[in-house]
RNA sequence: AGGGUUUGAUCCUGGCUCAGAACGAACGCUGGCGGCGUGGAUAAGGCAUGCAAGUCGAGGGAGAACCAGCUUCGGCUGGGGAGACCGGCGAAAGGGUGAGUAAUGCGUAGACAACCUGCCCCCGAGUCUGGAAUAACCGCUGGAAACGGCGGCUAAUACUGGAUUGUCCAGCAGCUUCGCAUGGAGUUGCUGGUAAAGGUUGCCUCUGAUUCAAGCUUCCGCUUGGGGAGGGGUCUACGUCCUAUUAGCUUGUUGGUGAGGUAACGGCUCACCAAGGCUGUGAUGGGUAGCGGGGCUGAGAGGUUGGCCCGCCACACUGGGACUGAGACACUGCCCAGACUCCUACGGGAGGCUGCAGUCGAGAAUCUUCCGCAAUGGGCGAAAGCCUGACGGAGCGACGCCGCGUGGGGGAGGAAGGCCUUCGGGUUGUAAACCCCUGUCACCGGUUAAGAAACGGCCCGGAUCGAACAGGUCCGUGUCGUGACGAAGGCUGGAGAGGAAGCCACGGCUAACUACGUGCCAGCAGCCGCGGUAAUACGUAGGUGGCGAGCGUUGUUCGGAAUCACUGGGCGUAAAGCGUUCGUAGGCGGUCUACUCAGUCUGAUGUGAAAGCCCUACGGCUCAACCGAGGAAUUGCGUCGGAUACUGGUAGACUUGAGGAUCGGAGGGGAGAGCGGAAUUCCUGGUGGAGCGGUGAAAUGCGUAGAUAUCAGGAGGAACGCCAGUGGCGAAAGCGGCUCUCUGGACGAUUUCUGACGCUGAGGGACGAAAGCCAGGGGAGCGAACGGGAUUAGAUACCCCGGUAGUCCUGGCCGUAAACGAUGGGCACUAGACUGCCGGAUCCCCGAUGGUUCGGCGGUCGAAGCUAAUGUAUUAAGUGCCCCGCCUGGGGAGUACGGCCGCAAGGCUAAAACUCAAAGGAAUUGACGGGGGCUCACACAAGCGGUGGAGCAUGUUGCUUAAUUCGAAACAACGCGAAGAACCUUACCUGGGCUUGACAUGCUGGUGGUACGGACCCGAAAGGGCGAGGACCCGGUUUCCGGGAGCCAGUACAGGUGUUGCAUGGCUGUCGUCAGCUCGUGCCGUGAGGUGUUGGGUUAAGUCCCUUAACGAGCGGAACCCUUAUCGUUAGUUGCCAGCGGGUAGUGCCGGGGACUCUAGCGAGACUGCCGGUGUUAAACCGGAGGAAGGCGGGGAUGACGUCAAGUCAGCAUGGCCCUUACGCCCAGGGCGGCAAACGUGCUACAAUGGCCGGCACAAUGCGCAGCGAGACCGUGAGGUGGAGCAAAUCGCAAAAAGCCGGUCCCAGUUCGGAUUGGAGGCUGCAAUUCGCCUCCAUGAAGUCGGAAUCGCUAGUAAUCGGAGGUCAGCCAUACUCCGGUGAAUAUGUUCCUGAGCCUUGUACACACCGCCCGUCAAGCCACGGGAGUCGGUAGCACCCGAAGUCGCCGACCCAACCCCUUCUGGGGAGGGAGGCGCCGACGGUGAGACUGAUGACUGGGACUAAGUCGUAACAAGGUA
Repeated sequence: AGGGUUUGAUCCUGGCUCAGAACGAACGCUGGCGGCGUGGAUAAGGCAUGCAAGUCGAGGGAGAACCAGCUUCGGCUGGGGAGACCGGCGAAAGGGUGAGUAAUGCGUAGACAACCUGCCCCCGAGUCUGGAAUAACCGCUGGAAACGGCGGCUAAUACUGGAUUGUCCAGCAGCUUCGCAUGGAGUUGCUGGUAAAGGUUGCCUCUGAUUCAAGCUUCCGCUUGGGGAGGGGUCUACGUCCUAUUAGCUUGUUGGUGAGGUAACGGCUCACCAAGGCUGUGAUGGGUAGCGGGGCUGAGAGGUUGGCCCGCCACACUGGGACUGAGACACUGCCCAGACUCCUACGGGAGGCUGCAGUCGAGAAUCUUCCGCAAUGGGCGAAAGCCUGACGGAGCGACGCCGCGUGGGGGAGGAAGGCCUUCGGGUUGUAAACCCCUGUCACCGGUUAAGAAACGGCCCGGAUCGAACAGGUCCGUGUCGUGACGAAGGCUGGAGAGGAAGCCACGGCUAACUACGUGCCAGCAGCCGCGGUAAUACGUAGGUGGCGAGCGUUGUUCGGAAUCACUGGGCGUAAAGCGUUCGUAGGCGGUCUACUCAGUCUGAUGUGAAAGCCCUACGGCUCAACCGAGGAAUUGCGUCGGAUACUGGUAGACUUGAGGAUCGGAGGGGAGAGCGGAAUUCCUGGUGGAGCGGUGAAAUGCGUAGAUAUCAGGAGGAACGCCAGUGGCGAAAGCGGCUCUCUGGACGAUUUCUGACGCUGAGGGACGAAAGCCAGGGGAGCGAACGGGAUUAGAUACCCCGGUAGUCCUGGCCGUAAACGAUGGGCACUAGACUGCCGGAUCCCCGAUGGUUCGGCGGUCGAAGCUAAUGUAUUAAGUGCCCCGCCUGGGGAGUACGGCCGCAAGGCUAAAACUCAAAGGAAUUGACGGGGGCUCACACAAGCGGUGGAGCAUGUUGCUUAAUUCGAAACAACGCGAAGAACCUUACCUGGGCUUGACAUGCUGGUGGUACGGACCCGAAAGGGCGAGGACCCGGUUUCCGGGAGCCAGUACAGGUGUUGCAUGGCUGUCGUCAGCUCGUGCCGUGAGGUGUUGGGUUAAGUCCCUUAACGAGCGGAACCCUUAUCGUUAGUUGCCAGCGGGUAGUGCCGGGGACUCUAGCGAGACUGCCGGUGUUAAACCGGAGGAAGGCGGGGAUGACGUCAAGUCAGCAUGGCCCUUACGCCCAGGGCGGCAAACGUGCUACAAUGGCCGGCACAAUGCGCAGCGAGACCGUGAGGUGGAGCAAAUCGCAAAAAGCCGGUCCCAGUUCGGAUUGGAGGCUGCAAUUCGCCUCCAUGAAGUCGGAAUCGCUAGUAAUCGGAGGUCAGCCAUACUCCGGUGAAUAUGUUCCUGAGCCUUGUACACACCGCCCGUCAAGCCACGGGAGUCGGUAGCACCCGAAGUCGCCGACCCAACCCCUUCUGGGGAGGGAGGCGCCGACGGUGAGACUGAUGACUGGGACUAAGUCGUAACAAGGUA
């Protein structure tokens, strides 16, 4: 720091996703040790049990057990002091939790001149004198209990009267001083008021006195006043989440006066008065939430969070309330109400773990009912001490962080095993074994520390109080005492490698690959995506990578995400400018001067708690984590001082911004009224006479009742031709005949006036096309709906004939639009060129006109810049400033709900669940188009002959079958693989057999009468059996021995036409003999890519020329090669025969010849070379000459990059898989030939351009020894006999046929046609039944030229005629491949069909139009809306009831202290209480609503879901843009 993912590829936009860090975690697998931390996040749900707040006898009385003494045995005295009681202090701390709370809270900074403060510290003063009760206790008594009632006794540091004092309190009157408004502080005087408690130690100096005390004294208390420290209360400012689909809220409300209340201000409370207060800087309401220091993350800014620790707040079963107290409205206090639980004798009672443990429950999930007060801290106490689940420790949990270990060194024949393998090997791997060591941790034994110093006891010394050599207090030295845990630690000895490694991943991102299994199954998956028989993606194994006592997964937060953008984003087309304008609040604002100093800057200072983060040659645990110390920081806030440029404020001035004035012209700017002509339609009349109209073509429609056409007249409505423009005006919507009236704005000129008056504009107001709505008019044309006619598979459309609303007017609504420049407004700045409109200045003698120039408006092209590109470019999308609006992935959805508006239609505002991994923009290359241009091809047209009909042949489908083996499938499968299926072939079927095999190689063992094997037996054969006979090669000392071959047995293996052509090689088809396909360098572009290869010509051709940011090159094209056409030359047999000679019945038959033909070698020839024309002086084309041949002469071979997962595993080869007494091998027979049917390719025909008969003529290419086979003879013939010649320019196949001549047939199912069938033969072959070919005789089918449709061919071609060859024993060949004979017609063109090339255009296609894709319906599933309703929750409102309790009033009943009287166990008063009443008041009740949740028959749309239905809407002019 980035990466993956939209595309065929690219750039951009944009979302999704990953790598990092973190956690109070949980889950899975695994788990050795220790240290330090940490651990109920859910149900603030319910709780059994134990403990968590007591203490003081030096405040008080009484006093059990027990001990001692005495005893009249009743008990008494003394010691002793539990428990309880009165009293004091504490219990308001400590500990827990986060429910509530959006401010009565918290944080920061301040204020109190408006306050309180027990214990503690300092200072001053004081502590006098009385009184009456009460609990305990005793007696009686109620109750199950809890708990009481009555009577009696008693004490106090409990309660209380009186006295006294003060600088204390209150009031009044002054003084001084200060401040901040009320006022504060200090001080003087007067009047009034208010205190107290004792305990303890020691002693005898003073007083009394017998020990001793009422005395003195020590210490602790008590009272009062002042001060301090610390703690608290209150107030102010600022900060503190989401929601406007919450916009208005408020009656004690806001303020005042007075009173009450409080520690204290205050509307805190009350009475009266006023009518205020808050709110767009978000009141009120709703939702959520304890806040901070801090934690996590981040470069930071920020985001998120508030567990542990610290501060604050709030709460203590729920709600309400007060009491006590310095402090509470009180976690383990009280009262009331409620819910719940428990006890009960049913009458009543008890309880509150959100303390520590523990339990149930819910949950993914969170511990021991532990030890100790030794330390620290707290309460009480004079102290000892007691209490302390605070705390210190231990336990449990890998929950986290940190540390350590599971060994170290050596060790290669690189062991075995595993895995892979090309079988060679590789890898695991120095890893192991093995050798030599070490001894951490754990284990066994021994030993042992810090934490402990206070404090207390004792001894001593000093100081102090004191009358004191009592005593106490304080200080110091010494000594003794005190440890829960630490301890599984440290140290030390011992033994022994022994006890200690897993988890995840390995397709890309992302580090790490193979094998097997599986076969869109099982499964994986964070995203992209893997899996349909060769899966590095599933599962397992081996190997590898990563981390390591852990490793992964899940969840959550931040990061990456500049993806809410302050730092740091955008809005023409990607999401995004409001339809336009006016204007409120607000924001922003020209030039100069002065003042001010709020912002701003600076210095100082206070604060910013501690802890944390950060730093340190710091320190302590062996290190680290952890802990300590010091520092820094705490970016903030306050206060004081300073600066004054800028911003703000105040005051003054200015003119350039803005506005006004005057003059002038332009304009479809707006409103109203009037007028006009053309046209359409209708009406009336005339002429006229059969059609008109309409369309692709028609029909509906109109018309003899007279249409259309035409003429004249009339009526009515709407719109305004030409001018007209790329032009004008307006804010936009929009505005178009002419005239008049009223009216808005802009512009130019003059620089005359005002003096910043400005810009923008949340809310708000106004305007706002068309359609639509309401009311009333109007209605010619047009024309939704509707009717009809066509079209069509359908046609609720497109086309046609009609036609209502509407379109028009008046008034009122609606408020939308692709309301678009898809571009908000304003100001300023930043090259130009050309141009239209409006106004001005100036120049040319005047005018027309033109030139130059200034301002405004409207356009085109372009520089820089910007932009993803496209583009934009002074009319910015450039560069800046100001203000507003808007955006944040696609779908759901501009939808639902709510609200506002509307008569309605609907508009504005505006979500979520759910779902997808994209949706998009621009540009690129292709492909495609019922887009365009140019150009080709037997593509069409022109022409000739066919196919499709018939019969037959052949191939295919289908059917059949035991099998009818397999493959080929539009063109480009189908006389194809088959260039030869009776057996064989043969792969198929049936049956019979073989099992190392029909065939190859290796190894082991065996085998001389061995291998082989006549004859014989079974058998259809294969095969099996028996077995006479009986070898071969090499070496050696040779009747023999050894070895080999062979054979037998066994083992490795053979074998497979079994499977996969979608694992492959090779080969082939096709586009296509089409002219294309690319590269290097350069250039252009961010890039894909382009350029080159486009363009202008030309060509069969990317052929060539020219132009040219391209210049060259390659594969193709062409040429080179073969053949054919002409000639020359060489050669002259087997070919030839002109001349010469010879010969024959005849023949180049012979001699001979090379002339000719021919043969086959080598050459020549053709190159647009020459001429003319056209063309760009080019390339080239046209015409011509010459020539055998002319513009590539004809034909062949030759097939670019690539496409079709085209074809072939059955030609061959080959990976994987499969079979192994069979899916291998052998054999016999059958099948591949089966036949209702269909298709392809052919043959033969349908006849007279013919058939038949006879005669005659002319080829070329080939082939031949297991062959071709002559003459001759036999047979009607197929053929037979026979064998000359010939390995062939020699001999043979061999006759060529059509043709020519002659004859016959006479248009007919024939003398056409030959299928079919019968008979008789021939040939090949082991064998012609299934199932061959041929011959002869006989038979004589369909068929009379072929529907829709369709094929071939452009010249030696088509057509037609025969010949040869391969395969082959023969042949189903009419096929295939060649050869020659005869030998046409037509094309003067490119509109159309098909295919192709180039350029261009559009695209939502890229598996590429056989593409993509939309909507209804049907099915499944999911979430949501509506819904008669139903059931809950929350907060308020109104009224009723009214507990406890405070306050107030009453208080006839009750009462010790004080006062008075007194007859004295009395009476009265003061004061108080029980009780009653009143205000307030929780719970509860009633009522009407609000908000919200759940649920609901049914209903609505939506999302999603391999192969459902109907159509074809969109994307190419998508076939109606």

This is a predicted structure of a 1521-nucleotide RNA (small-subunit ribosomal RNA) from a metagenome. The coordinates come from a structure-prediction model, not an experiment, and the mean pLDDT is 85.